[in-house]
Context: one part of a larger RNA
C1' cells in the first nucleotide's frame, strides 16, 4: 500500500415523497476543464540511492550525479469524462380506449348472534370443571316465547386468491378519491436513478379532553389445584377495547434479503388483460404483457438452501457491521404531557 462483509454467524433505516450531492441513453459539432504527450520554472541544504574519492579498513566524511512520485508557465492532441449548441427515441413522463380490486376517506344502510331491560309460559335448579367450589336461582333463575333497547364484529362467499409504499385492508349501497394493469403508437425530448439532511405516513399497547360501554377483559376481589401457587383452570370484574380530536413513533414493522436497471435452462398452479385459431354458443387451444406461488438447472452459499419475485452475472447510488459481556445503558444534546423515543460512550472483565 490494496482490500472484507450485511436470508440464518455483526450488519438492510418500518414505509415512501423528496433537497443537496453521487451517477446518467442514442448521434453530430464545438470549447479544451479533467485527461495523455513534449515543455519553462520551482521542488533549499542534510538524507535516502549510484559512481569515485580521503581517514590503513569501517563507521564516518568529501565531491559529483540521480531521485524528490508535486505545484506551475507556455505548446500540441481531442478518443473518453466535462461544459456549450443542435437533433433523436429506445428511458421516463403524458394523452386516449379498456380493466380487475376487502386501496384511502365520508355518509346511510342489514341481518345472524350476545347482553341487558318489560311482559307470558313454567316450577327447581342453572352454570362451571379433570373433579370441585365460589357465582345465579322460589324476591322466581336456568330453558322457551314476545316486545324494546345497546354496542362491538361482520359466518358461508374465502381461495396456494386480491388490493396497498409499509403499517395494513373483508356484511350491503352510495358520494368523494389514490395507485396498477392491458392495448394504442398519439405528445413531450433524457424531463431519469439513487438520496446524507428534511418531511409524511406509521399495528398493538400506552397519553390527554370529551363520548360510548354489549362482548371480552391487564390489574384487582373470590372458588379451586398445589409443598407453596402473587401462575396455569373457573366465578366476577375497573381501566382498555370502540368513536371524535390531539399526542406517542415502537414491534420477531420479517423475505429476519435497501432501491433502480440490465443479462442468465426450463416445468407447473393461480390472478388481471388485450390477440390469434376452432366454435353458432359456452367454451378449448396457442403464443403474449403484468402480477401471485410451487418445482428446479446452469451459477451462487459453509450448509441450510437459494435459483427471472436471485442470495447468479454486472452497473449506479444510499443505509448498516467489525469479538462476548458491560450497553442499546450511563453522560450530553434532542422530542414528548407523561411512559419513554432518538443519537450514544468509557472504565472493568472473559
Nucleotide at each position: 500500500c490494496u482490500g472484507g462483509g450485511c436470508u440464518u454467524a455483526a450488519a438492510g433505516c418500518g414505509u415512501g415523497c423528496g433537497u443537496a450531492g453521487g451517477c446518467g441513453g442514442a448521434a453530430u459539432c464545438g470549447c479544451a476543464a479533467g485527461u495523455a504527450c513534449c515543455u519553462u520554472g520551482u521542488g533549499a541544504a542534510a538524507u535516502c540511492c549510484c559512481a569515485u574519492g580521503g581517514c590503513u579498513c569501517a563507521a564516518c566524511c568529501a565531491u559529483g550525479g540521480a531521485a524528490u512520485u508535486g505545484c506551475u508557465c507556455g505548446g500540441u492532441a481531442g478518443a473518453c469524462u466535462g461544459c456549450g449548441a443542435u437533433u433523436c427515441u429506445u428511458g421516463a413522463g403524458g394523452c386516449c380506449g379498456g380493466u380487475a380490486g376487502g386501496g384511502g376517506c365520508u355518509g346511510c344502510c342489514g341481518g345472524a348472534a350476545c347482553u341487558u331491560u318489560a311482559g307470558g309460559u313454567g316450577g327447581a335448579g342453572c352454570g362451571g370443571u379433570g373433579a370441585a367450589a365460589u357465582g345465579c336461582g322460589u324476591a322466581g333463575a336456568u330453558a322457551u316465547c314476545u316486545a324494546a333497547a345497546g354496542g362491538a364484529a361482520c359466518g358461508c362467499c374465502c381461495a396456494a386468491g386480491g388490493c396497498g409504499a409499509a403499517g395494513g385492508c373483508a356484511a350491503g349501497c352510495a358520494g368523494c378519491u389514490g395507485g396498477g394493469c392491458c392495448g394504442g403508437a398519439u405528445c413531450u425530448g433524457a424531463c431519469g436513478c439513487u438520496g446524507a439532511g428534511g418531511c409524511a405516513c406509521g399495528a398493538a399497547a400506552g397519553c390527554g379532553u370529551g363520548g360510548g360501554g354489549a362482548g371480552c377483559g391487564a390489574a384487582c376481589g373470590g372458588g379451586a389445584u398445589u409443598a407453596g401457587a402473587u401462575a396455569c383452570c373457573c366465578c366476577g370484574g375497573u381501566a382498555g377495547u370502540c368513536c371524535a380530536c390531539g399526542c406517542c413513533c415502537u414491534a420477531a414493522a420479517c423475505g429476519a434479503u435497501g432501491c433502480g436497471c440490465a443479462c442468465u435452462a426450463g416445468a407447473u398452479c393461480g390472478u388481471g388483460g388485450a390477440g390469434a385459431u376452432u366454435g353458432c354458443a359456452a367454451a378449448a387451444u396457442c403464443a403474449u404483457c403484468a402480477u401471485g406461488g410451487u418445482c428446479g438447472a446452469a451459477g451462487c452459499a459453509a450448509a441450510g438452501g437459494u435459483u427471472u419475485u436471485a442470495a447468479g452475472u454486472g452497473c449506479g447510488c444510499c443505509g448498516c457491521c467489525u469479538g462476548g459481556g458491560g450497553a442499546g445503558u450511563a453522560c450530553g444534546g434532542u422530542c414528548g404531557c407523561a411512559a419513554g423515543g432518538c443519537u450514544a460512550a468509557a472504565a472493568c472483565u472473559c

Background
This is a predicted structure of a 350-nucleotide part of an RNA (small-subunit ribosomal RNA, central domain) from uncultured Phycisphaera sp.